[in-house]
Context: one part of a larger RNA
Parts: sequence; C1' cells; structure tokens
RNA sequence: UGACGGGGGCUCACACAAGCGGUGGAGCAUGUGGCUUAAUUCGAACCAACGCGCAGAACCUUAUCCGGGUUUGACAUGUAUGAAUUAGCUCCUAGAAACAGGAGUGACGCGGCUUGCCGUGGAACAUACACAGGUGCUGCAUGGCUGUCGUCAGCUCGUGCUGUGAAGUGUCGGGUUAAGUCCCUUAACGAGCGAAACCCUUGCCGCUAGUUGCUAACGGGUUAUGCUGAGGACUCUAGCGAGACUGCCGGUGUCAAACCGGAGGAAGGUGGGGAUGACGUCAAGUCCUCAUGGCCUUUAUGCCCAGGGCUGCACACGUGCUACAAUGGCAAGUACAGAGCGAAGCGAUACCGCAAGGUGGAGCAAAUCGCAAAAAGCUUGCCCCAGUUCGGAUUGUGGUCUGCAACUCGACCACAUGAAGUUGGAAUCGCUAGUAAUCGCGUAUCAGCUACGACGCGGUGAAUACGUUCCUGAGCUUUGUACC
Repeated sequence: UGACGGGGGCUCACACAAGCGGUGGAGCAUGUGGCUUAAUUCGAACCAACGCGCAGAACCUUAUCCGGGUUUGACAUGUAUGAAUUAGCUCCUAGAAACAGGAGUGACGCGGCUUGCCGUGGAACAUACACAGGUGCUGCAUGGCUGUCGUCAGCUCGUGCUGUGAAGUGUCGGGUUAAGUCCCUUAACGAGCGAAACCCUUGCCGCUAGUUGCUAACGGGUUAUGCUGAGGACUCUAGCGAGACUGCCGGUGUCAAACCGGAGGAAGGUGGGGAUGACGUCAAGUCCUCAUGGCCUUUAUGCCCAGGGCUGCACACGUGCUACAAUGGCAAGUACAGAGCGAAGCGAUACCGCAAGGUGGAGCAAAUCGCAAAAAGCUUGCCCCAGUUCGGAUUGUGGUCUGCAACUCGACCACAUGAAGUUGGAAUCGCUAGUAAUCGCGUAUCAGCUACGACGCGGUGAAUACGUUCCUGAGCUUUGUACC
C1' cells in the first nucleotide's frame, strides 16, 4: 500500500420494511444429479451450472454403442508415372445399406486433315509418395469471444511538493448530486479512461409529400362497404424541423453549487425505454463455433453405411405450464390491437368432413392479397358449492397431417375413460407504473414437431413505500491486526 474484523462513521440498492403475485404440496413439460445400460456422446457446477451450449435429437443432425465396409482416404495442395477412353449416364447381380462385381453407351480444346484417322493439351481417372484427417488431450500454454462484481463510481497519469524509502498529495475537508456531478476551500496545478452528452426508439406540435393508406365537404352508386369521381382537411405513413435548458417566479443556501415549491407546458428537473460496460477480479467459461502452441493417433482416436442410443427410471433437485374453481366453468351472440411473416411461400370465396383436415386455386414479391379468429371484455342463459357441468393426467379405439420412414420416438382431431389435486411445512423468489398481475397475437429455428421454452407485440390494469434499527450486497472514510 492492500486484504480482513461477529470495529466505528456517512451513503446507496426491490437489500429490508409496506404491499401484490408466486415457488416449495398435486399432475404434466423440461434441464440436472443419481441409477441403469452395449451406448445412455460431450461440456456447464454458489450467486455468475441446472427450459444452459440446443433459434427444433424419428433418419440426417451425432460427436456415442453394436455390426458391416474402407485406407492418399469424405476434403486440400504438390510431384512422378500410366493407359486410352476415363468422368458422366443407363442397366444387371449379391447386400440392410455403404460397398463389391459385371454389362452397355459415351465427352471437350488445338494442330495435321479426305468421310475418318493420327498427334497433343487441360480437366478428370488410376498407381505411388509427400501428406490429408481427428467434436482426440491440455481453457492451468494461448488468441478471440463471453459471464460476473456493475451502469457500481470508480481507475490512473504528467509536472510540482512532502517523505531516507515503500509511498503520499492531487482523489482529502465543507456542501451537493444518480454520478470523482458540480461548487467552495486547499501544495497542489492540469490531464486521460470511465459518469454525463453525442446515437436509436417513444410521448406534443409544425413543415414537406399523398399511394397501396385516409374520407370532412361536393357528385354518382349499392341491401351494404372510400365502392367510385374527387379531395389533402383529419388519421396515418416517413423525411426534416421545433421543443426541456433549472430557461422563468418565490423560498432555503456561503453573494456558490444545488435543493424545495409554483407557473407555463404534450412532457420538468436524467421525461420513459434501449444500445453503450473504465482499471481490474474470479489461473471464471469456452481447444465441441472459430483460430492456435505442445502432446497423442495414422489399416485408426480418420472416413462411409445400417440399426440402436442421446427420449432408458426405485429416486433427489432446479425452471416452467395446468389446476384445485362461482372475480368461476359451459353455451350462444357481439366489439376493440400492435408487431411481424409470406413464392419449393401465404393461401381467400365456395364445397366435403363432428373435427384434425381434404378438394379447389381468386389474389398477392404485398400500407393493395393472404396468414388473421385477437383473447381477456360486453350481453343473455344454464350450473348452485359438490371431487362437481371444477380439474384434466392416464388409458382404449378410430382417424388426420408431415415425411423414404412415425415400433423404439412426432404433432393434431373425435369418441370413450376421468387420476392426483379442496391453496400447499421449514424455507424461498419476482416486482415501485403503463410496472406487478392477467389476456391473447407474432417471429426465429423448422418437412413435421416434444414450444408449456426463447425473443418480441399489443389489450385490461392495481396495491404499497412510515422509514433505514435489522438481513444481503456495494461505495467512501477512519481504526485494530501476530495476514501479504
């Protein structure tokens, strides 16, 4: 100097408290441990592993196991040699396929040139050799990327000064702030990386533009609809501006920084949200994204194929979904979104089917057409507190769709079946406002799907915060230390 303390002081944070909703009990989904297994591939391990890598394990993926096959190799470059058809295409035999064996057909350029033949070249092929290959090991040899403390307010430097020196000062003190933010004081004066701002988005207004969007006025038309002529007013779209700066007023304050209240305003003191992550810490994570040193392997730890496995089930844990009902369930009717996606695609009207779906194919590379029905909501009716018209697990049967193929191991539909569950012990999690809670919608991956996941989108829309004693974590300062 640091680190640590069941030392002190100051300050902050959904840290506690005040509230709301959960988890822990049930069933199922999913990940992990364990067990099992021929194999159940590998990694991740407190927070910061466990709906994590996986934004899609039936085959493929796939790295694993069993079996079959192969050895210059599935892929790259080079060298040497070789033969004329090799390559490609079609077919046959055995086989689970890979592969092995066999038959037929059969290219291109240049020169000589007479139909046709000869010579030669690249590519391709074969043989041999250098080599390829490795999701083999080491993340404690590494790069790159990432998590975390933490969007916490810190981390440093130059010159000067102090000290024998390690170092200190600046960065301390008094105020203030979300902030080492700013002000004042000051042996310090300045500066850098961070904070803030610049960037994107959202909230008000204006200007420009007016189709595929919109429809106030005028005309036409319809059972009806911007349907149409037309219009640019409005909504909206998307480009440019404007706007918020403690700017104004009052008070407090050290004549400061700032704080409190108010006005005006769509918005007020960082308006809301995002992107942005300092010096460093954890020999944190990743050699299985990629790159890479070293080591190992080379008729195998490489490569190809078929089948199995990654889905196995006495059990334990994490994360979720659905419930246990009446603020509800069921039936019928009826409103109102946003953001997306669409050509090997989205697929309307119509018809068939109880339905999943099928037939068919209008329109649309989409502000034009389609996915598309938003759901909770509202209105009416039934149920009457029950293991029920709650709940839907499980199982049986019959189907639909995707796909070479749904046995292991897909999703969905119909009928039947109708389990546990009556609000959950100790304990524990999230959230401060358009938030929690609740309700649907979309997308990526994707043939299909195990999505109840992830990432977005909007609809409805709360309660509480007296406060900082305590729990947890963090920052500054001070003190003790037998630690470095």
Small-subunit ribosomal RNA, 3' major domain from an uncultured prokaryote, 484 nucleotides, folded computationally.